The RNA shown here (small-subunit ribosomal RNA) has 1504 nucleotides and comes from a Candidatus Uhrbacteria bacterium. The prediction has a mean pLDDT of 84. Rfam family: Bacterial small subunit ribosomal RNA. Rfam links the family to the GO terms structural constituent of ribosome and ribosome. The sequence is in RNAcentral, with records from ENA and SILVA.
[in-house]
RNA sequence: UCUUCUGAGAGUUUGAUCCUGGCUCAGGAUGAACGUUGGCGGCGUGUCUAAGGCAUGCAAGUCGAGCGGUUCCAUGCAUUUCGCAAGAAGAGUAUGGGAUAGCGGCAAACGGGUGCGUAACACCUUGAUAACCUACCUCGAGGUCGUGAACAACUCCGCGAAAGCGGGGCUAAUACACGAUGGCCAAGGGGGGCCGAAAGGCAUUCCCUUGUAAAGAUUUUUCGCCUCGAGAGGGAUCUAGGUCCUAUCAGCUAGUUGGUGAGGUAAUGGCCCACCAAGGCUAUGACGGGUAGGGGGCGUGAGAGCGUGUUCCCCAACAAUGGUACUGCGACACGGACCAUACUUCUACGGAAGGCAGCAGUCGAGAAUAUUCGACAAUGGGCGAAAGCCUGAUCGAGCGACGCCGCGUGCUUGAAGAAGCCCUUCGGGGUGUAAAGAGCUUUUCUCAGGGAUGAACCCGCAAGGGUGACAGUACCUGAGGAAUAAGAGGGUCCUAAUUCUGUGCCAGCAGGAGCGGUAAUACAGAACCCUCGAGCGUUAUCCGGAUUUACUGGGCGUAAAGCGUCCGUAGGUGGUAAGAUAAGUCUUCGGUUAAACACUCAUGGCUUAACCAAGAGGAUGCCGGGGAUACUAUCUAACUUGAGGGCACUAGAGGCUGAUAGAACGGUCGGUGUAGGGGUGAAAUCCGUUGAUAUCGACCGGAAUACCAAAAGCGAAGGCAUUCAGCUGGGGUGACCCUGACACUGAGGGACGAAAGCGUGGGGAGCAAAAAGGAUUAGAUACCCUUGUAGUCCACGCUGUAAACGAUGAACACUGGCUAUCUGAAGUGUCGACCCUUCAGGUGGCGAAGCUAACGCGUUAAGUGUUCCGCCUGGGAAGUACGGCCGCAAGGCUAAAACUCAAAGAAAUAGACGGGGCCUCACACAAGCGGUGGAUCAUGUGGCUCAAUUCGACAACAAACGAGGAACCUUACCAGGGCUUGACAUCUCGGCGAAAUCCCGCAGAAACGCGGGACCCCCACAAGGCGACGAGACAGGUGCUGCAUGGUUGUCGUCAGCAUGUGCCGUGAGGCGCGCCCUUAAAUGGGGUAACAUGCGCAACCCUCAUCCUGUGUUUUAUAUGUCACAGGAAACUGCCCGAGAUAAUUGGGAGGAAGGUGAGGAUGACGCCAAAUCAGCAUGGCCCUCUGACGCCCUGGGCCGCACACAUGAUACAAUGGAGCCGACAAUGGGCGAAGCCGCAAGGCGGAGGUAAUCCCAUCAAACGGCCCCUUAGUUCGGAUUGAGGGCUGCAACUCGCCCUCAUGAAGUUGGAAUCGCUAGUAAUCGCCAAUCAGCCACGUGGCGAUGAAUAUGUUCCUGAGGCUUGUACUCACCGCCCGUCACGUCAAGCGAGCUGGGAAUACCCAAAGUCCUCCGCAAGGAGGCCUAAGGUAGGCUCAGUGAGAGGGACGAAGUCGUAACAAGGCACGAGUAGGGGAACCUGCCCGUGGAUCAUCUCCUUU
Repeated sequence: UCUUCUGAGAGUUUGAUCCUGGCUCAGGAUGAACGUUGGCGGCGUGUCUAAGGCAUGCAAGUCGAGCGGUUCCAUGCAUUUCGCAAGAAGAGUAUGGGAUAGCGGCAAACGGGUGCGUAACACCUUGAUAACCUACCUCGAGGUCGUGAACAACUCCGCGAAAGCGGGGCUAAUACACGAUGGCCAAGGGGGGCCGAAAGGCAUUCCCUUGUAAAGAUUUUUCGCCUCGAGAGGGAUCUAGGUCCUAUCAGCUAGUUGGUGAGGUAAUGGCCCACCAAGGCUAUGACGGGUAGGGGGCGUGAGAGCGUGUUCCCCAACAAUGGUACUGCGACACGGACCAUACUUCUACGGAAGGCAGCAGUCGAGAAUAUUCGACAAUGGGCGAAAGCCUGAUCGAGCGACGCCGCGUGCUUGAAGAAGCCCUUCGGGGUGUAAAGAGCUUUUCUCAGGGAUGAACCCGCAAGGGUGACAGUACCUGAGGAAUAAGAGGGUCCUAAUUCUGUGCCAGCAGGAGCGGUAAUACAGAACCCUCGAGCGUUAUCCGGAUUUACUGGGCGUAAAGCGUCCGUAGGUGGUAAGAUAAGUCUUCGGUUAAACACUCAUGGCUUAACCAAGAGGAUGCCGGGGAUACUAUCUAACUUGAGGGCACUAGAGGCUGAUAGAACGGUCGGUGUAGGGGUGAAAUCCGUUGAUAUCGACCGGAAUACCAAAAGCGAAGGCAUUCAGCUGGGGUGACCCUGACACUGAGGGACGAAAGCGUGGGGAGCAAAAAGGAUUAGAUACCCUUGUAGUCCACGCUGUAAACGAUGAACACUGGCUAUCUGAAGUGUCGACCCUUCAGGUGGCGAAGCUAACGCGUUAAGUGUUCCGCCUGGGAAGUACGGCCGCAAGGCUAAAACUCAAAGAAAUAGACGGGGCCUCACACAAGCGGUGGAUCAUGUGGCUCAAUUCGACAACAAACGAGGAACCUUACCAGGGCUUGACAUCUCGGCGAAAUCCCGCAGAAACGCGGGACCCCCACAAGGCGACGAGACAGGUGCUGCAUGGUUGUCGUCAGCAUGUGCCGUGAGGCGCGCCCUUAAAUGGGGUAACAUGCGCAACCCUCAUCCUGUGUUUUAUAUGUCACAGGAAACUGCCCGAGAUAAUUGGGAGGAAGGUGAGGAUGACGCCAAAUCAGCAUGGCCCUCUGACGCCCUGGGCCGCACACAUGAUACAAUGGAGCCGACAAUGGGCGAAGCCGCAAGGCGGAGGUAAUCCCAUCAAACGGCCCCUUAGUUCGGAUUGAGGGCUGCAACUCGCCCUCAUGAAGUUGGAAUCGCUAGUAAUCGCCAAUCAGCCACGUGGCGAUGAAUAUGUUCCUGAGGCUUGUACUCACCGCCCGUCACGUCAAGCGAGCUGGGAAUACCCAAAGUCCUCCGCAAGGAGGCCUAAGGUAGGCUCAGUGAGAGGGACGAAGUCGUAACAAGGCACGAGUAGGGGAACCUGCCCGUGGAUCAUCUCCUUU
């Protein structure tokens, strides 16, 4: 330089946002297990737990060509006995063949198993042995002579239940012993060579002395044997590096470290012993504790890493537990020995036997892991000359979907699409070419036939013959027939895939978020769909995602995180220039990094693949050789800029010690003086006539230092202030001189370290924890008040912590500025000082760039870099427990886990809220007038009652509301009687009728039923219509859900707000626009501005009233005008004048005018809030009731009016501003009604004129009012309830339950507690009139109409509500919020705990098996003793567990108790440390912080 390979995120904290941060998910993997399902084959793999116990069989033997026997067979020979013989039996000998108990040789130390121990030269990588050994095998050289004594077998005798053992006798060998020889070899000695100054070392050679060997067998060729040398392979030892967690393990060590000598070994070495010396290891982690076989590799990952060590390979370790040696080339020996212990078995009780962590198998344990298989055919191993024998190594088969790979369960066609099932808007849609049906194929399957490779080798002179467990398997051929073969999980989001039904916070789901409380795509079932597929899911574990331990690749102002500060040790890092070296570094070459595995390339074998075989290549580490020298390092010799020192000047509450001053305060004494003082929101406790408070004077005492004073100064921090003096530390500036990197940081360590607290001794004025009392309060262990002790002060000593804060470690360098202030110097200037300019050092403010999640920081960095240290890794438990160190104590430092939650948190945003602030408005308050709350009555509501008292409405926004008319009806409620296609709608079918309609009678409470009559000309056919009856679809429901809905309505509120587009700002939520100033009733308008526009609201447009004009004119009048009515028009717009104001908007005043600043009133109600109200006005989804009689429909009667009581709205009053009587006057809106006249006291009756309405009537049109007169303050000539009697009217009907009239009766009530309502002008108040509904009316209600007609508003402090800006917030269901602690109950885990129990590793002592070694005795065999030692015992500790009465805290748990601590100024600002107190949160004292609101002042800054 080129090329290749190479990294994905999501959910969850919030009302929303960004950040921090944890939790969870999607992927891959496994010696797996569980659930469910299951057709076949290939290749792999399979006790991870109890290194727990084991029945049974097998897993190591072989050699007769080492040896003596024994035995069998064959043949030959001779022979004995029996027999007449044939023959039989026996013993012998020779040859040949077979077998093999014993002696002997080799093997048995391999192969196979396991994961106990081990943190170590065990393992890995790399070197070394001049400090070593090596059987079998290969090569080379030489040799193999002679002799002898035994011991098994065998035989005889004996003991024992057995296992087995003892004694006598005989015998062989490749067994054993002795002797000979010695090229070579071993030991000792000597000479020569090389290096070196020497001591000595190195390699090799020569000479001398001494010493050591051997085995035969077979057969005609081989195999052996002995000595030496070499090789190969194997083994042993040493070295450097690597190799888990823990410091809550910090000191360990007596054979320990070294030396000398002897011993031991194949060999070095304290390996062992004696003596001598006192060393050795450790913060680069010794020693101790825990865990663990190590590696090649394997999983994952982009990689770096992280996790792991199953199968296969290498190494080490172990063989029931512990110890020990023997044999041997090799062992301290898995299937050898001895001893001890535990366990098991046998036993004649005297003694014996055993070791599956070999292959199978069994019990046990466990979630869980296989056949008591075949074969040595192959590969390999042992022995043998060989044949061969042995081989649970191995090769194969069996079992298990345990894993990977492959195949199949059919293919084509087949309807605008069957049935079934599901959904449906009822039209249809889905399952779905899917099925059926038709055609085709045969992998697989079944049957039949054929049938391997794997064989190399062995025997044999040869020819030739023989050997396969797997296996009649793989494979091939034929026949048959779609025939034998599909499930699991999921479907809210993450995450691919949706509907119905059931259920109703239940049952259940769930990896996280979260679903389920009657319309559940989340539970359960069904249909459909999605994914994978002989599997699919779940669980467990590992990596990943997680840059969430960050080397690659993170952070520490406020989120977790800078030690309280400084000094300094180790360590880390380090200025300029030169030379040397070449350790780091770079480069090149060589060796090694076993094989297998993995990767790349290119091949081959199984039909493919998985799997297997062979080849090539690269990578990393370590070692060695050569080279380079920029940087780092080391050494040498320099430099001055870092650092330090000298000189001069200088500021300062720097520190320590001693002295000192004035004010204040308290006390004592004295004088004056008299009744209070003190204290608070208000009080009281308290002090005072024994004279206080107040005031004057004198004296005493302790503590603290006003003004100056500052944002100032000094100090490392804590901290430091009257003044003076003494001693003393550090800093700054200036110009020169000196040293020459002496520096920076700093684990451990040391020193200092506010307040509180502790000890000892002083002191004690004021203040003041604790304590006492008084208040406050529901309580008040507090806040407030009166007292008051420790303490606060001094000396000496301890403690060692704070919000010890700039919540910001130290040092150095670099990177725009402006401004203020402190200190020094220089320049200019001046008589001098200020001022000005510049430099250096400090302390502040604002800000470029940059940084930051944002807030903010910004030359005093939180910017850009370097060095070093400290610290963090979700919240809680917890800065707690245990352990250790420190402390007199209080306590401090160090510092976890179980368990629990899915968050905890930072900054900023929008709102809401505040017992936060500012501004503004409203009958909100105030100023007024009149009421309610008390009485009686009416009406409504609650409650009670009832067969029923139908239902709805409940703070404001229910309660004279729905209802603007409940005696029947209404009516929905209750009782009783009835009807069932129905009181009502549509349709179909069936037969029937011609009318429709009306009246009467009977029974009955009526509905209903029965009968009769009026009325209708008759018959036939057809169509249409009508009516009743029967049947069927259906009707019907004031039944439920206003929290499924439409529509409508209330309220905030006729308040001035609420939004959008584009643009701009911000990472974003979001903001600006709409903030600010002036103004308005108003987001009304103006000014200005990163905004410019727009919409819904405001206003206006609409209606009524007030003035005028014009026109018309029914009524009125005799007529006209006018009044009046109707229609149209004019008029008012801050238009005009003066002032204010930014000249504007606007505003104050004035003129004119009927009306003046929206003229008065109405209609008109933005975005939204309250799941507000209404399913009973209407409509409507869903649910429910209706084929045996209703939750539907009809009827009669009752109820909605019921009455111990409570509330709400009203009426009438309580009287003289009145009541009664007589006389007199003035309206408007309306309706359709009913006049005159006559009768009645009256209600009313008769009557019927007029009137379809400006004509007539209600209606004299009214009352308050005016005039005259009576009443004279009383329960009345007030008040009229209640009751009695008599009447009237409506209506089918006034008993429950109507209204009115007359007479009589004459109750409560004498102005209404706390509290509370309405109203700002034609208003309140007072007065009457009309209307709707309506047969009548419980109307005193409601809606209108006019009459008379006020008072007050200084104003916005307060109450209520609203709007705007701003501030704080831990609230967002939004303060009716959030939230803390004790107590009570339940569950859980951990710690403490009188103790109890068990394990582990050591120590000291006692005893001591087997055995090596040593000594002694013995010819030997052997015996005796000694040292050491396993096991055992005793003792005191250490450590780790289990358990434990009890006591204490912690966590969690829909609706428990007590309070209200915190969040707003949280109602006493909060918090940190410390001390005391208290049921509890907490309270109080001292000191500190701002992470405190509000207000004021000063200063600074920004803009103008």